[in-house]
Transfer RNA from a marine eukaryotic metagenome, 69 nucleotides, folded computationally. Its mean pLDDT, the model's own confidence on a scale to 100, is 82. It matches the Rfam family "tRNA". RNAcentral holds the sequence, with entries from MGnify.
RNA sequence: UCAGUAGCUCAGUAGGUUAGAGCACGGGACUCAUAAGCCUGGGGUCGUUGGUUCAAAUCCGACCUGAGC
Numbered sequence: 001u002c003a004g005u006a007g008c009u010c011a012g013u014a015g016g017u018u019a020g021a022g023c024a025c026g027g028g029a030c031u032c033a034u035a036a037g038c039c040u041g042g043g044g045u046c047g048u049u050g051g052u053u054c055a056a057a058u059c060c061g062a063c064c065u066g067a068g069c
Base pairs, nucleotide, nucleotide: 001067002066003065004064007023008022009021010020016054025041026040027039028038047063048062049061050060051059
């Protein structure tokens, strides 16, 4: 200095309708059966903790972890 968001890889940052995608996982249908593809569902204290604000993943402080100089 940069990064931390679902089991994994990531998107979303000039604050504002409900936090999303792919893969993975559960269920269904299909098949003689399995896989692929199809339909559908679950899963998140957005690293921790404070602050600002009507409202914070998003802004500010401290701390933790990782990467780099």